[in-house]
RNA sequence: ACGACAAAAGCAAAAUCAUAGAGAUAUGGUGACGCAAAACUAUAGGGUCUUAUGAAUUAUCUAUAAGAUAGCCAGCUGCCAA
Numbered sequence: 001a002c003g004a005c006a007a008a009a010g011c012a013a014a015a016u017c018a019u020a021g022a023g024a025u026a027u028g029g030u031g032a033c034g035c036a037a038a039a040c041u042a043u044a045g046g047g048u049c050u051u052a053u054g055a056a057u058u059a060u061c062u063a064u065a066a067g068a069u070a071g072c073c074a075g076c077u078g079c080c081a082a
Base pairs, nucleotide, nucleotide: 003080010035011034015030016029017028018027019026020025033071040075041074045073046072047069048068049067050066051065052064053063
């Protein structure tokens, strides 16, 4: 560097219950779709989503501000060893 019908471990999607929130969503329980980083990082970068204001007023788009997402890409750090 690569990633196996390997070994020892690990994490935990959807759904659901409770709580918080304007919302995206987050936390905990149950539960496993899957994951070689599904560990960490949101002021290092990109993308996506939410809300408020503004314009338009069918839809939607852009700007600003705040927030969310790392299991979207990414940055960075690790286990094992055919």

The RNA shown here (c-di-GMP-I riboswitch aptamer) has 82 nucleotides and comes from a pig gut metagenome. The RNAcentral record of the sequence draws on MGnify.